[in-house]
Context: one part of a larger RNA
RNA sequence: CGUAGCAACACUGACGGGAGUCUACUUUAGUACGAGAGGAUUUGGUAGGACACACCCCUGGUGCGCCAGUUGGUCUGCUAAGACCACCGCUGGGUAGCUAAGUGUGGCAGGGAUAACCGCUGAAAGCAUCUAAGCGGGAAGCCCCCCUGAAGAUGAGUGUUGCAUGACUUAUGUCGAGAGACCCCUGGUAGACGACCAGGUUGAUAGGCCGCAACUGUACGGGUCGAGAUACCCUAAGGUAAGCGGUACUAACGGUCGAUCG
Numbered sequence: 001c002g003u004a005g006c007a008a009c010a011c012u013g014a015c016g017g018g019a020g021u022c023u024a025c026u027u028u029a030g031u032a033c034g035a036g037a038g039g040a041u042u043u044g045g046u047a048g049g050a051c052a053c054a055c056c057c058c059u060g061g062u063g064c065g066c067c068a069g070u071u072g073g074u075c076u077g078c079u080a081a082g083a084c085c086a087c088c089g090c091u092g093g094g095u096a097g098c099u100a101a102g103u104g105u106g107g108c109a110g111g112g113a114u115a116a117c118c119g120c121u122g123a124a125a126g127c128a129u130c131u132a133a134g135c136g137g138g139a140a141g142c143c144c145c146c147c148u149g150a151a152g153a154u155g156a157g158u159g160u161u162g163c164a165u166g167a168c169u170u171a172u173g174u175c176g177a178g179a180g181a182c183c184c185c186u187g188g189u190a191g192a193c194g195a196c197c198a199g200g201u202u203g204a205u206a207g208g209c210c211g212c213a214a215c216u217g218u219a220c221g222g223g224u225c226g227a228g229a230u231a232c233c234c235u236a237a238g239g240u241a242a243g244c245g246g247u248a249c250u251a252a253c254g255g256u257c258g259a260u261c262g
Base pairs, nucleotide, nucleotide: 001152005163006162007161008160009159010158011157015149016148017147018146021049022048023047024046025045026044033038051106052105053104054103055102059100060099061098062097066093067092068091069090070089071086072085073084074083075082076081110144111143112142117137118136119135120134166175167174168173180257181256182255183254184200185199186198187197188196205251206250207249208247209246210245211244212243214240215239216238221234222233223232224231
């Protein structure tokens, strides 16, 4: 821009994409078959591999603005307590998120038309013949079924709902109203950017604050015993990122477009 008014929401599905797997054990059965050796078709059950998708409850990994310990050094005048530098200095743990080695789920079943092939009826050709007319069966393959994209499918589809006016003027315009949308702003379940999603004071969208969870592991300071190192008590203390909930304290200010006359 188009889709014969302008929108919001929900669909249909032309046409595409994905998936489609393999093995072992067991039962049928040591049966059919076979002189024996050997050894099934088929049916049911179980387990697993690889692959695919999803997720983070569990087991772990990571977790460079979390906690603690610790070495050397510089600095805060010094002690104490700290900050910084040294690969995140090193070491031990670790929330959210991300993740596999972790946890779930999937391939099933069914229908249709067929291939090779197996048949029924059956002539040409009094017989025979699956084929010439006609009618069946038959594959991990084909088309559906399953998952998914999808109306620019210009053949532009369908449904529901909302809006579709007023004044003044007339060269026809001006002003207002208007479903809805956008810019902008706060952000993340989204993300390279657009987009998408949650919100914008009639508000919990983000930050702050409060509480909880979770992590670390008993802070600083003071006291007691001791010559002291240290230990013990106040003390599961202090600290804490992304998590969960609450609370307008801070920031979501401000603006624009927008429909029946071609």